[in-house]
Context: one part of a larger RNA
Order: sequence, then structure tokens, then C1' cells
RNA sequence: GACGAACGCUGGCGGCGUGCCUAACACAUGCAAGUCGAGCGAGGUCCCUCCGGUGGCAACACUGGUGAAGACCUAGCGGCGAACGGGGGAGGAACACGUGAGCAACCUGCCCCAGAGUCCGGGAUAACCCGGGGAAACCCGAGCUAAUACCGGAUGUCCUCAUCGAGUCGCAUGGCUUGAUGAGGAAAUGGAUUCUGCUUUGGGAGGGUCUCGCGGCCUAUCAGCUAGUUGGUGGGGUAAUGGCCUACCAAGGCAUCGACGGGUAGCUGGUCUGAGAGGACGAUCAGCCACACUGGGACUGAGACACGGCCCAGACUCCUACGGGAGGCAGCAGUGGGAAUCUUGCGCAAUGGGCGAAAGCCUGACGCAGCAACGCCGCGUGAGGGAUGAAGGCUUCUCGGGUCGUAAACCCCUUUCAGCAGGGACGAAAAUGACGGUACCUGCAGAAGAAGCUCCGGCCAACUACGUGCCAGCAGCCGCGGUAACACGUAGGGAGCAAGCGUUGUCC
Repeated sequence: GACGAACGCUGGCGGCGUGCCUAACACAUGCAAGUCGAGCGAGGUCCCUCCGGUGGCAACACUGGUGAAGACCUAGCGGCGAACGGGGGAGGAACACGUGAGCAACCUGCCCCAGAGUCCGGGAUAACCCGGGGAAACCCGAGCUAAUACCGGAUGUCCUCAUCGAGUCGCAUGGCUUGAUGAGGAAAUGGAUUCUGCUUUGGGAGGGUCUCGCGGCCUAUCAGCUAGUUGGUGGGGUAAUGGCCUACCAAGGCAUCGACGGGUAGCUGGUCUGAGAGGACGAUCAGCCACACUGGGACUGAGACACGGCCCAGACUCCUACGGGAGGCAGCAGUGGGAAUCUUGCGCAAUGGGCGAAAGCCUGACGCAGCAACGCCGCGUGAGGGAUGAAGGCUUCUCGGGUCGUAAACCCCUUUCAGCAGGGACGAAAAUGACGGUACCUGCAGAAGAAGCUCCGGCCAACUACGUGCCAGCAGCCGCGGUAACACGUAGGGAGCAAGCGUUGUCC
């Protein structure tokens, strides 16, 4: 000098930031991922027609059924999303990260551009109804039905594969263009007013996988390590290369330029310090990685081996009719725990995201507000005059004085901030403002509401008195204290910082 700090004393205001460093400990409660009826059947409500019933003289009210156009709603099927966004840093010394290359070995939903197409059929199933089981979670059987759900056939610009050629290019495997023959392979004319979908192919954009060079911790009181180990061939697997896996064959591969082992650790942009070189660190913000109660596994999908999905095992918690079930805050709030780190707040108005043709719905992302001197920055606690140098305190061998001290009183002035009142935004493009009657502007009153903390032996700026008497105590180092203590305690005075000041911890 610095800090995500804590502790002690103290505390006026504002702006901008920051706020579980510990137990990746356990979690009550609420919310954090839905949306589409312009994909589908079905059901419900409203409105209306007709036919009944009850009440009423009637208008009409209630109620049962029926039918048609429409409006609204949605449990289910279906589509897209849920792999983003948000969280903490356990693990990991690794192509995890950073940087620079490579892929003639790859994938890519939605989006953009371009080409071609969208024909004919079929069988189911949820919902629903009926029956049954269970305390529940939920499950089973029989029957009916729809689709942009599922399946078969046709067509084939085209794609893939096989065989036979031609041209051309490359660092190697080999790539690209093109011709012939053969085999295989699509779709939803669905919805709607324009329009939007669906299938296939090529290209793009953005994203991702894989490979390599170099770089960044400690330890030799770890010196040898290795059997899928190192390489090859065949096969499998993958989007794709590869011992990634497998069978066989060979005997290799790594290491004092530190293999192997042990310890520690998310990495980076950066942050702190320093003249720099360097050292230390990696909170907030941003990029990447890995993780989601612990361990393992796959399914779905363009994408996951998937935080708020599934299955298995384990620990823990909860419900139970004891047969069996349910759960996972390292999302936002909140609880316990801890020296210590916030509200179970408001809003989708803005920005962004998902779905939708749209209206819109959802969004603890986000925007705001709340709490905390936790940090940085700014402002204030008044300004001028005022000597009888008042009273009072302290001090004094000198009792005269000295000092607090222009300090106060008193006179005059100002009104920042806070307060009260009036007006009142930008942020929003036509509508739409949580913040917010906030910021800001104007007016009013009155010095009025606003100063502490540490230190005073040397280092180090600031000195006396009294008390104590190696006691009580101080202390960062040197050291003070045993009767004149500038070093302990108190007082007066002084010094330094100031809404803070000190202490402790850590780094330079």
C1' cells in the first nucleotide's frame, strides 16, 4: 500500500459498487420452464333454436333434453422448448486451461440463400366409457376414436453404396470434377384470408467434437514405471480419427531435459504490490472446464449421459393401513451451523430468453427496491466579528502568573445536507413505468438535527500533575514499573486521522 474481511469504540447525508472466504453441511415453506386450440379427437361454460317439466294471469325465472353458427377454457394425444438461462468450485496436474496451428477424419435443431418435390393407401392408441386392484403412489383388463402421432407403396432433381472408366490436384493416407450400369432411400396440401409448414439436396452463418506445437504448482526423505502396456493386421464401435474395444502377431513404449508415486490446486482475461524485473492471488464482471445427495448406467433427442428427467445401488429424511411409497436449494428468498456475509420484497415497465401467425402466456434471467460505514468517492456538522483574555478546570519552588482561549457569552450573516410544502421527469416507438410522487426544480423555517477514535519514552508528530511502588499493569522491537515513572492508571494539555478511528488476520 491492498482486502469479499472480522472484532472494539463511535456514527449525519448522498452516489456507485460489494456482501456464506466456514459445512460440495443438513434443509421447513413458497416461487425459479413452459407454451401452442391456426396439428388432433373429446369434454365443459356462455349465447341462440326447438321440444318438455315446475312456479306464475302474463312477462319471465328455474330445470331436463335436442340441434346449429360462434366466443372462451383445457385433462389427454401431438409439436417445439426443457442441453439455454441461473448456481457453487467438490473433483481434476489433464490437451482441463491459455495461445498458435491442423482435420484430405467429423456433426449441426431453429435461422439465411438456392434447386427439386409434397402422389396413393393402411392399421393402431391415449383421452372417453365399462369393470377390477391399492391406505396411498398409482396400476391392470375389455371396448370406441383422431391427427402435422405411426406404418406400407409410388415417384427420385438428388443422396448413399458397389463395379467399370476419364480429367485434375495434393505433405501422406488421398481429395475434387465428371460419365455408364446396378441396388437402396422422401414427404403433412396439414392449417389458415394474405401466408406458414413438410420432404430431399447443395451452400452459408453461428455452435460443437477430435488432433498437435508451446506455456503456467511443490516434492528425489518418490528412481525406476508399464500388459491393452507400445506397434501391426482383421473385425467391431462412433458423427468422425484412434487400443476406443476385441481376436491374432511382434516386443515394444516412458524416464535424471525427472517417468512413476505423493501433496496441493478449477484455468484464463485479470487483481494487489513493485521504478521495473518480479512476487502473491484468481471475490465481484467476462471466456472456458468440471460438478448437481454419493457411486454407476443408459434412454429420448440436432444437441445430455441431462441441477428442478429416467433406472439401479448406497447413506440420510419423510409418509404408511407395514403390503409399499416419496424426496434431493452448489436456482431466488429463507432456517439451523459459524468470528462473519442481506429481504421467505416489487415488477415483467426496460433488456434478453422459450412457445405462439398473432393477441399473449411463462421467465427469483433481468430491472428495481430493502438491509449492512463492507469498500471507494463526494458533502455537511457553520461563516465573520468579538478580551473584562469572564466563570470554571488544570498547573505553579515563584500565588504574581501560565494554559484551555476568539474558544464561550454577545453582535451580524448564510442555509449545503437533513426537515416541511408545491411542481414533477428521462428511461417508451402508438399503447404499456416495478422503480416512484423517486431524481430534479421552486418556496419556507431556523445555527438550527449532525464528532469521534487512536496516540503523546525512542523508532514516531505530540508533556505536565497526581496515584501506584518489579505491585497493578504496558509492550510491534528496544524495553518501562523495586517512592520524584514524559513508558502503568487518571486528569489537564497536546499530536494525528476523521464518519470514521484503532486492533487482528493475509499478500506485496

A computed fold for a 508-nucleotide part of an RNA from an uncultured prokaryote, annotated as small-subunit ribosomal RNA, 5' domain. The prediction has a mean pLDDT of 85.